[in-house]
RNA sequence: GCUGUUAUAGCUUAGCCCGGUCAAAGCGCUUCUCUGAUAAGGAAGAGAGCGGAGGUUCAAAUCCUCCUAACAGCA
Numbered sequence: 001g002c003u004g005u006u007a008u009a010g011c012u013u014a015g016c017c018c019g020g021u022c023a024a025a026g027c028g029c030u031u032c033u034c035u036g037a038u039a040a041g042g043a044a045g046a047g048a049g050c051g052g053a054g055g056u057u058c059a060a061a062u063c064c065u066c067c068u069a070a071c072a073g074c075a
Base pairs, nucleotide, nucleotide: 001074002073003072004071005070006069007068010027011026012025013024020058029045030044031043032042033041051067052066053065054064055063
């Protein structure tokens, strides 16, 4: 230098191929309950607009372009 893969809550992942109406799950966190107390259990709740910028579209996490970072391969 070229090519490929990955980037989404605090963490681990799904959703992307096939655009569709304020992004889901587990763990963790907060409050309440239960207990003599703790853990476990039960109930409720908060938390991310999807690596960055632009484009296409009525509508983009999803499609297109460029860039960044990590990893892998080729030279």